RNAcentral holds the full RNA, with entries from ENA. This is a predicted structure of a 245-nucleotide part of an RNA (large-subunit ribosomal RNA, domain VI) from a Candidatus Terryibacteriota bacterium.
Context: one part of a larger RNA
RNA sequence: CGUUUAGAUUCCUGAGGAGAGUCGUCCUUUGUACGAGAGGAUCAGGACGAACUAACCUCUGGUGUACCAGCUGUUCCGCCAGGAGCAUCGCUGGGUAGCUAUGUUGGGAAGGGAUAACCGCUGAAAGCAUCUAAGCGGGAAGCCCACUCCAAGAUUAGGAAUCAUGGCUCCCUUGAAGAUUACAAGGUUGAUAGGCUCUAGGUGUAAGCCCAGUAAUGGGUUGAGCCAAGGAGUACUAAUGAGCU
Numbered sequence: 001c002g003u004u005u006a007g008a009u010u011c012c013u014g015a016g017g018a019g020a021g022u023c024g025u026c027c028u029u030u031g032u033a034c035g036a037g038a039g040g041a042u043c044a045g046g047a048c049g050a051a052c053u054a055a056c057c058u059c060u061g062g063u064g065u066a067c068c069a070g071c072u073g074u075u076c077c078g079c080c081a082g083g084a085g086c087a088u089c090g091c092u093g094g095g096u097a098g099c100u101a102u103g104u105u106g107g108g109a110a111g112g113g114a115u116a117a118c119c120g121c122u123g124a125a126a127g128c129a130u131c132u133a134a135g136c137g138g139g140a141a142g143c144c145c146a147c148u149c150c151a152a153g154a155u156u157a158g159g160a161a162u163c164a165u166g167g168c169u170c171c172c173u174u175g176a177a178g179a180u181u182a183c184a185a186g187g188u189u190g191a192u193a194g195g196c197u198c199u200a201g202g203u204g205u206a207a208g209c210c211c212a213g214u215a216a217u218g219g220g221u222u223g224a225g226c227c228a229a230g231g232a233g234u235a236c237u238a239a240u241g242a243g244c245u
Base pairs, nucleotide, nucleotide: 001153007163008162009161010160011159012158016150017149018148019147022050023049024048025047026046027045028044034039052107053106054105055104056103060101061100062099063098067094068093069092070091071090072087073086074085075084076083077082111145112144113143118138119137120136121135166245167244168243169242170241171187172186173185174184175183192238193237194236195234196233197232198231199230201227202226203225208221209220210219211218212217
C1' cells in the first nucleotide's frame, strides 16, 4: 500500500508450505518348523535401550560479583567490643529466584487410501495356454492422508460473532516480553511495580546481657539473627494526565 467506494475488536476456515519419519538388544512363541547333525527360523506378542528431538526445573547437579556464615592482612570508626573500606567477588564453605544439562517428562506410533517391483483371480485375441488386451484382487521404511507448526498478499486477497455507550494512540506503573520497536499485564470502578505483614526457602544458634573459667574459651537467652530476584495478603507510595477516530 492492497484486501467492495466507511470502520473496530475477537474468534475461525485452510489453498499452500515447513517439520517429524531412525536403529538395536533381549524375552515369549520355541530349542518348535526345517535339518542326519551342527545349527536354527518366519508370522505374532512383549520388555528394555542407543542416537536424535521438543518442552521443563519436581528430583540430581552447575551457575548464582544483589543472600548467610567463617578466616587473613591492613586503614579507619578515640579505646574494648562490634563494624566499614581495600586486598581477583580478598580467600573459604554453603545457597533462593532465574538461566541451565550431564537432570526430568514426552515424541517417532496406530490407522486409512492409491501404488512400485512382484504375487494372483477371471479371461480372450490364438477352441489350448496366458496376471491383461476389457475387468477384478493382494502388495513397501517409499507416495497421499493422518501427527506438530506457520498460514487469506490464497490479488480467487475467504468466513462468523459482537461493537460503534465502541476502539485506538501518546504518557505512566511494569513483565517469566524485550537491543529499539513489538508483544503481554495494569493505570484508583486499581494488586501493575515498590513498601509493609505473613510465609516458602537459604545460612546456621546474631548483638547485648547473664553464668562458668586466671584466661583462651564454653554454656544460656536461641533453631537465634540476618536474608536477593519466590508465594499470598494489604492502597502506605507511584500509575497525574493529553489526544485521535
The source organism's lineage runs through Bacteria, Bacteria candidate phyla and Candidatus Terryibacteriota.